RNA sequence: AGGGGAGUGGCUCAACGGUAGAGUAGUGGUCUCCAAAACCAUUGGUUCAGAGUUCGAAUCUCUGCUCCCCUG
Numbered sequence: 001a002g003g004g005g006a007g008u009g010g011c012u013c014a015a016c017g018g019u020a021g022a023g024u025a026g027u028g029g030u031c032u033c034c035a036a037a038a039c040c041a042u043u044g045g046u047u048c049a050g051a052g053u054u055c056g057a058a059u060c061u062c063u064g065c066u067c068c069c070c071u072g
Base pairs, nucleotide, nucleotide: 001071002070003069004068005067006066007065010024011023012022013021018055026042027041028040029039030038048064049063050062051061052060
């Protein structure tokens, strides 16, 4: 330099045009002599940034940024 992939709660990942969810973590509760485990409830997101398409974008298009892989 060229090609490909990834970026979403604290962390690991879904959602592939129609109101962003799960596990785990956090908080509160039940249980226990206490704790752990288990169970119940609950908080937490400008979906990397900007622009465009669309009635509607995490999702499609363009540009930029960061990380990973491949070629030279």